Model confidence (mean pLDDT): 88 of 100. Small-subunit ribosomal RNA, central domain from an uncultured prokaryote, 350 nucleotides, folded computationally. Rfam family: Bacterial small subunit ribosomal RNA. Its family is annotated with structural constituent of ribosome and ribosome in the Gene Ontology. The full RNA is in RNAcentral, with records from ENA.

Context: one part of a larger RNA
RNA sequence: CUGGGCGUAAAGCGCGCGUAGGCGGAUAUUUAAGUCAGAUGUGAAAUCCCUGGGCUCAACCUGGGAACUGCAUUUGAGACUGGUAGGCUAGAAUGUGGUAGAGGUGAGUGGAAUUCCAGGUGUAGCGGUGAAAUGCGUAGAGAUCUGGAGGAACAUCAGUGGCGAAGGCGACUCACUGGGCCAUUACUGACGCUGAGGUGCGAAAGCGUGGGUAGCAAACAGGAUUAGAUACCCUGGUAGUCCACGCCCUAAACGAUGUCAACUAGGUGUAUGGAGAAUUUAUUCUUUGUGUAUCGAAGCUAACGCGAUAAGUUGACCGCCUGGGGAGUACGGUCGCAAGACUAAAACUC
Numbered sequence: 001c002u003g004g005g006c007g008u009a010a011a012g013c014g015c016g017c018g019u020a021g022g023c024g025g026a027u028a029u030u031u032a033a034g035u036c037a038g039a040u041g042u043g044a045a046a047u048c049c050c051u052g053g054g055c056u057c058a059a060c061c062u063g064g065g066a067a068c069u070g071c072a073u074u075u076g077a078g079a080c081u082g083g084u085a086g087g088c089u090a091g092a093a094u095g096u097g098g099u100a101g102a103g104g105u106g107a108g109u110g111g112a113a114u115u116c117c118a119g120g121u122g123u124a125g126c127g128g129u130g131a132a133a134u135g136c137g138u139a140g141a142g143a144u145c146u147g148g149a150g151g152a153a154c155a156u157c158a159g160u161g162g163c164g165a166a167g168g169c170g171a172c173u174c175a176c177u178g179g180g181c182c183a184u185u186a187c188u189g190a191c192g193c194u195g196a197g198g199u200g201c202g203a204a205a206g207c208g209u210g211g212g213u214a215g216c217a218a219a220c221a222g223g224a225u226u227a228g229a230u231a232c233c234c235u236g237g238u239a240g241u242c243c244a245c246g247c248c249c250u251a252a253a254c255g256a257u258g259u260c261a262a263c264u265a266g267g268u269g270u271a272u273g274g275a276g277a278a279u280u281u282a283u284u285c286u287u288u289g290u291g292u293a294u295c296g297a298a299g300c301u302a303a304c305g306c307g308a309u310a311a312g313u314u315g316a317c318c319g320c321c322u323g324g325g326g327a328g329u330a331c332g333g334u335c336g337c338a339a340g341a342c343u344a345a346a347a348c349u350c
Base pairs, nucleotide, nucleotide: 004321005320006319007304008303012318014201015200016199017198021194022193023192025088027086030083031082033081034080035077036076037075038074039073040072041071042070049065050064051063052062053061054060091191092188094186095184096183097182098181099180103177104176105175106174107173108172109171110154115149116148117147118146119145120144121143125136126135162169163168206247207246208245209244210243211242215241216240220236221235222234223233258317259316260315261314262313263312266295267294268293269292270291271290272289273288274287275286276285277284278283299306300305323350324349325348332343333342334341335340
């Protein structure tokens, strides 16, 4: 060097875009860098290997051969890889006609509910718990009716339903805007895949500045419980939760399963397109795509399980793993306002 792995045992970066690099469809021509063949030179001797000889044998010494798998020059070959210059359309992209959707951003609007305020009716309780108490209430609460204010979230529809790269996205309307899928095949003609660095996005909590604050609620206070109760339960309650802008960059960021492509039995459900047939024109059936879910053949797997949405059979590229603890820590560096994040050891110990 080759050889092993990464769903759950250690191990897939949280997710995209993309630079270098690696890899790359089909056809004919040319070149000869890689590749292959021949020749020449060189590859010191000793050593190693083969075969003889000499010390009584052996170690040891010694003759010959082979080898030195390499390098250089040169002559050829032209399949494959690369280069050059053509033409191709199956990959990829664009166009045209449709189509589903909580995809994103901004603006506006709506109803139910909670709370608060004002007023009416009305009287002694309300609230809460396992039971209570703190708390609220005769200065009129709770209940009920009317009106108003304000903030946050959008019941039903709602579905192993949909959309998005992931995080995530759910009232309605409008504006702007991204992506997907189907059909037609018109056009470009390999424009592709992956992607070290890089760069962007990235739940919640947290931070900065300025707003906002109905409900909920870390901290905190009180009441209970208890041996104690810095808790679980109850009454309150501030940050926060909301908005704008700027940071933070982490999660069991999970399918604990990287991305792309090809191939390999079927059955059932569901979402959404196309084509065809039938029809009782609400629909049904057949077929063909794209998603999503479940069962399962072969195969795989330590087992569990996976099984065309693979963990099957293969290819391309990247990331990562190498006993447990020490430790995702110390030190150093980079980033951050901070909190801290990223990168990342060793001694020692079992």